Predicted 3D model of an 86-nucleotide RNA (c-di-GMP-I riboswitch aptamer) from an uncultured Synechococcales cyanobacterium.
RNA sequence: UCCUCGAAAAGGCAACUUGCACCGAAAGGGUAAGGCGCAAACUAGUAAACCUAAGCCGCAAAGGUAUGGAAGCUGCUAGUCCCGAA
Numbered sequence: 001u002c003c004u005c006g007a008a009a010a011g012g013c014a015a016c017u018u019g020c021a022c023c024g025a026a027a028g029g030g031u032a033a034g035g036c037g038c039a040a041a042c043u044a045g046u047a048a049a050c051c052u053a054a055g056c057c058g059c060a061a062a063g064g065u066a067u068g069g070a071a072g073c074u075g076c077u078a079g080u081c082c083c084g085a086a
Stems, first nucleotide, its partner, number of pairs: 005084002012038002016034005022029002036072001042079006050069002055065003
């Protein structure tokens, strides 16, 4: 120094809950506080399933449709990361 590994401390992320005279058609997102947990549960991309249906198709209703979304879902690809006891 690297790999495996995961004690301590610091920092990071944040399921979920609550508030908001915030954004959005909705799904959902943002923000503040608390906070289960997480060393890949970090970043970017991508596929499937999933959520929504403004617009569009439809005389209309029903229904369909993503160009709108999204996890700590499942994969794949690429690039990375804090600390250092045993």

Annotation: It was read from a public genome assembly, where an Rfam model found it.